[in-house]
Context: one part of a larger RNA
Molecule: large-subunit ribosomal RNA, domain IV
Organism: marine metagenome
RNA sequence: ACCAAUUAAGGGAAUUCGGCAAUCUCGCCCCGUAUCUUAGGUAUAAGGGGUGUCUAUAGAUGUGUUCAUUAGAAUGCAUCAGUAGAUCGCAGUGACAAGGACUGGCCGACUGUUUAUCAAAAACGUAGCUGAUUGCUAAUCCGAAAGGACGUGUAUAAUCGGUGAGAUCUGCCCAGUGGUGGGUUGUGAAACCUGGGUUCAACCGGGCUAAGCCCCACUAAACGGCGGGCCUAACUAUGAGGCUCUUAAGGUAGCGUAAUGCCUUGUCGUUUGAAUGGCGACGUGCAUGAACGGUUUAACGAGCUGGUCGCUGUCCCUAA
Numbered sequence: 001a002c003c004a005a006u007u008a009a010g011g012g013a014a015u016u017c018g019g020c021a022a023u024c025u026c027g028c029c030c031c032g033u034a035u036c037u038u039a040g041g042u043a044u045a046a047g048g049g050g051u052g053u054c055u056a057u058a059g060a061u062g063u064g065u066u067c068a069u070u071a072g073a074a075u076g077c078a079u080c081a082g083u084a085g086a087u088c089g090c091a092g093u094g095a096c097a098a099g100g101a102c103u104g105g106c107c108g109a110c111u112g113u114u115u116a117u118c119a120a121a122a123a124c125g126u127a128g129c130u131g132a133u134u135g136c137u138a139a140u141c142c143g144a145a146a147g148g149a150c151g152u153g154u155a156u157a158a159u160c161g162g163u164g165a166g167a168u169c170u171g172c173c174c175a176g177u178g179g180u181g182g183g184u185u186g187u188g189a190a191a192c193c194u195g196g197g198u199u200c201a202a203c204c205g206g207g208c209u210a211a212g213c214c215c216c217a218c219u220a221a222a223c224g225g226c227g228g229g230c231c232u233a234a235c236u237a238u239g240a241g242g243c244u245c246u247u248a249a250g251g252u253a254g255c256g257u258a259a260u261g262c263c264u265u266g267u268c269g270u271u272u273g274a275a276u277g278g279c280g281a282c283g284u285g286c287a288u289g290a291a292c293g294g295u296u297u298a299a300c301g302a303g304c305u306g307g308u309c310g311c312u313g314u315c316c317c318u319a320a
Stems, first nucleotide, its partner, number of pairs: 006320003010316002014314001019311001027051005036041001038165001052087006059080009088092001100309007107301002112124002128163007140149003166296004171226003176223002178219006186213002192207005227245005254288001255285001266282006
């Protein structure tokens, strides 16, 4: 010096990216318990008190023995749960074992699953919601086939997608890409019919025609998309409003400096002695936005991020 432990006066997070680590707390009994809530929970909320041993004693339950005609009397044992007094220690769940607590915000509803061996999560799944396909010799899948799975199931089923409890909602666009349906005409190859051509062929025309293209509809919880300029109200500012270009339609309700905001440490308020932090607001949002779901939400989380109390060798500042 390092590794593993133990203990430290006074201070108590001043340490540090960050209370990382280590303390504190812890069992059982009694009292007591806010807020929110899907009324189940949150909750062991929080916060208090008790706890050893000895003696005396009221009671309850069960069960013995003796006496007794019964009612019962006497006397034990075990268990439960009290009351009072005494007593010992610094300390009574004396060892072992054994929650620190509270309060904001984000994400994901939850229990669950995962990178065996650097990631356990906000990722995956989930119930619920929703779209598509499929009438059973089904669709889908495996196999060259025979055959098989789904399933000895039958649309309240099966398969393939998307979203992801609940609450509240889910706006506009079918021009592009895709899908579905339809079609009088158009286009549309070979084969076939037919004309030419050839010894036979090749070859060159004409006719007929499937799918497709084309045309017409529908379809966004299909892939996706959801504007610009100028002017304007009796201070100023703002712009309900007007004009104009333009699109398939020009972003609705919400939310918003956000896990999304470049400028940005935005501005205001609050929290601190001091805050690029947290929270609450504001909104021309570089580049939010509605099942690539929007907004909320009790409960839950070895998730992420602030604050408070307690506690401590994290530190002052080291020592044994």